Description: c-di-GMP-I riboswitch aptamer from Desulforamulus hydrothermalis Lam5 = DSM 18033, 85 nucleotides, folded computationally. Rfam family: c-di-GMP-I riboswitch aptamer. Gene Ontology term of the family: cyclic-di-GMP binding. The prediction has a mean pLDDT of 82.
Formats: sequence, structure tokens, C1' cells
RNA sequence: GUAUUACAAAGGCAAACUCUUUGAAAAAAGAGGACGCAAAGCCACGGGCCUAAGGACCUUAGUCUAUGGCGGCCGGGUUGCCUUA
Repeated sequence: GUAUUACAAAGGCAAACUCUUUGAAAAAAGAGGACGCAAAGCCACGGGCCUAAGGACCUUAGUCUAUGGCGGCCGGGUUGCCUUA
């Protein structure tokens, strides 16, 4: 430098749920809490999914729409700890 499977150690992250705050919502942040995670580190680039304030249409019932989100849905990019070969 490259590769990836298993074991071990050290450390790391933190689902559901609860509380507070922000937000139209989806959701996010903080605290608690652990279902899990070897990239569950980072980047919305491609696909997918969620929401629909505003906007458009409108039969006033609603429908469509991301410029809002999800990286713990998949792919891609990028960085990286230990061990082994």
C1' cells in the first nucleotide's frame, strides 16, 4: 500500500419509547434510554420514501407540486480505528 472473513481488546454511534424546544407538517436538536450498527463517520449526486406551508388546478371535496426532510431504504463519492493475511 491492497484485501476482506472470523476471533479478541480498547473505544465509538444510538432504534423504539419518554420529556423539553424548533417546525405548517414530515422531521430535527437537547436530555434520558438501548433495538441494533464495522463506516449507524461525512456529502442529498442517482433511485426510492415521507411531508405539502407556499404555489397551481379546482366540482370547495380534494388533486398535483420541494424550494422542506429521511444517509438507521439502496446505489455512488469521500475519509477512517483495531486485528488477520